The part of an RNA shown here (small-subunit ribosomal RNA, 5' domain) has 527 nucleotides and comes from an uncultured bacterium. Its mean pLDDT, the model's own confidence on a scale to 100, is 85.

Context: one part of a larger RNA
RNA sequence: GAGCGAACGCUGGCGGCGUGCCUAACACAUGCAAGUCGAACGCUGAACUCCUGAAUCUUCGGAUUUGGGAGCUAGGCGUGGCGCACGGGUGAGUAACGCGUGGAUAACCUGCCCACUAGUGGGGGAAUAACCCCGGGAAACUGGGGCUAAUACCGCAUAAUGCUUUCCUGACACCGGUCAGGAAAGGCAAAGCCCGCAAGGGCGCUGGUGGAGGGAUCCGCGUCUGAUCAGCUAGUUGGUGAGGUAACGGCUCACCAAGGCAGAGACCGGUAGCCGGUCUGAGAGGACGAUCGGCCACACUGGAACUGAGACACGGUCCAGACUCCUACGGGAGGCAGCAGUGAGGAAUAUUGCGCAAUGGGGGAAACCCUGACGCAGCGACACCGCGUGGAGGACGACGCCCUUCGGGGUGUAAACUCCUUUCGACGGGGACGAAUGCCCGCAAGGGUUUGACGGUACCCGUAUAAGAAGCCCCGGCUAACUACGUGCCAGCAGCCGCGGUAAUACGGAGGGGGCAAGCGUUGCUC
Numbered sequence: 001g002a003g004c005g006a007a008c009g010c011u012g013g014c015g016g017c018g019u020g021c022c023u024a025a026c027a028c029a030u031g032c033a034a035g036u037c038g039a040a041c042g043c044u045g046a047a048c049u050c051c052u053g054a055a056u057c058u059u060c061g062g063a064u065u066u067g068g069g070a071g072c073u074a075g076g077c078g079u080g081g082c083g084c085a086c087g088g089g090u091g092a093g094u095a096a097c098g099c100g101u102g103g104a105u106a107a108c109c110u111g112c113c114c115a116c117u118a119g120u121g122g123g124g125g126a127a128u129a130a131c132c133c134c135g136g137g138a139a140a141c142u143g144g145g146g147c148u149a150a151u152a153c154c155g156c157a158u159a160a161u162g163c164u165u166u167c168c169u170g171a172c173a174c175c176g177g178u179c180a181g182g183a184a185a186g187g188c189a190a191a192g193c194c195c196g197c198a199a200g201g202g203c204g205c206u207g208g209u210g211g212a213g214g215g216a217u218c219c220g221c222g223u224c225u226g227a228u229c230a231g232c233u234a235g236u237u238g239g240u241g242a243g244g245u246a247a248c249g250g251c252u253c254a255c256c257a258a259g260g261c262a263g264a265g266a267c268c269g270g271u272a273g274c275c276g277g278u279c280u281g282a283g284a285g286g287a288c289g290a291u292c293g294g295c296c297a298c299a300c301u302g303g304a305a306c307u308g309a310g311a312c313a314c315g316g317u318c319c320a321g322a323c324u325c326c327u328a329c330g331g332g333a334g335g336c337a338g339c340a341g342u343g344a345g346g347a348a349u350a351u352u353g354c355g356c357a358a359u360g361g362g363g364g365a366a367a368c369c370c371u372g373a374c375g376c377a378g379c380g381a382c383a384c385c386g387c388g389u390g391g392a393g394g395a396c397g398a399c400g401c402c403c404u405u406c407g408g409g410g411u412g413u414a415a416a417c418u419c420c421u422u423u424c425g426a427c428g429g430g431g432a433c434g435a436a437u438g439c440c441c442g443c444a445a446g447g448g449u450u451u452g453a454c455g456g457u458a459c460c461c462g463u464a465u466a467a468g469a470a471g472c473c474c475c476g477g478c479u480a481a482c483u484a485c486g487u488g489c490c491a492g493c494a495g496c497c498g499c500g501g502u503a504a505u506a507c508g509g510a511g512g513g514g515g516c517a518a519g520c521g522u523u524g525c526u527c
Base pairs, nucleotide, nucleotide: 001527002526003525004524006523007522008521009520010519013387014386015385016384018382019380020379021345026343027342028341030340031339032338035082036081037080040079041078042077043076044074048071049070050069051068052067053066054065055064056063057062089298090297091296098223099222100221101220102219103218104217105216108215109214110213113211114210115209116208117207118206119205120204121156123154124153131146132145133144134143135142136141162188164185165184166183167182168181169180170179171178172177192203193202194201195200224270225269226268231261232260233259236258237257238256239255240254241253242252243251273295274294275293276292277288278287279286280285300321301320302319303318304317323334324333325332326331351377353376354375355374359373360371361370362369363368390420391419392418393417400411401410402409403408424468426463427462428461429460430459434454438449439448440447441446471516472515473514474513475512476497477496478495482511483510485508486507492499493498
């Protein structure tokens, strides 16, 4: 000098755009943060419409009451499907194939999506939840009996391709082997729903091939520090076989061999998430890894598996532990490192806000629903940027204050005063873009209509008045800016050199001056 997620002191007008627990991965009251589908299915409640049975009344037209069925609508319960593995948070752990970079898989998986292809036939039940009945419990919850549906579940049929085993041929590789073609044998599928008078259409379901995107594993290289850590290692290193996995592998196991690593630093200890990048620097380099983006890891602590295309799963399950809460003492409930918010810690870090209007995500055929992702608003000069606090004229120059050699000098065109302007702020009026969708009409082209949290905001017009808006640090040298007074090695200053003991430009206030400016200084940290 530059920089900062800063803090502290004094001061503080407006706007834009960013940014805001760096400490206790400390503990958390309360609310919200993951649902959705009735076009898979059973039930349920009310209203309406239609069909129908019965009873009563009847002027024989019908009316009323009640029961059953169907439809429509709604969506309270449950079955079922998809989602909940994304999105959001944090940086504890990790010195590791964790990350970065470049490769490998002839050792792999892949729901939804895209392209192509072949199917979707015929059945079943002591099926089961919701529901009804009975019971246990304070609660959380739970036991028994009975009924029922499905795109839930279970057989059967069909099998091109695919899978497994064996064989043949060819190509590649060559140690096993891989790929392509062919032959034989065995095994494996499926679900329906909606619209329509129908024909048919739409959405699904099953098998297969390929793709896209996603993931898994392996390898080369790179990736802080201590040698006052020098030896480390028994599933350890390799082999055979088996198991296991989506898959290779000592991943696991049995047996066999005795290996493997290390001064190019093994092992042990300390520290740390890594990167794109950020800061600095002429560069080389050094330091850092907030916000944004990629990867990893974690979800009270430790362990485990289940479901699933995908998890060993933040708002799932089980076990153990610590902690908190409820209890009728028998037993139960919980996990903010999601968004707000509270306490604590700390020098220090915000609202228990608005909205799904946009973008994106989940579900749904869609309408739509959900979404503390996100879009906005609020708070903080925390950072950067922009603007303003007025402009011109105005005296040999007021007052006050300061200095003085008492003549005067300084503050100083500064003020007053005259003229002018009105940004920003204030007030009044108008007032968006962001909107595409969706819905309706139409064969289509197209037309109509609806949807804005921000927000009566931005912006535009107008009204009034210089009116409402300047501080902070410094002035001995480094370093830009000097005098008088007070003090008297005191009180104090100080980044370094150093000032102060009676003439202090260095302390204190004052006048004046210098610097920066809605900031200015100080402290901390990095180059």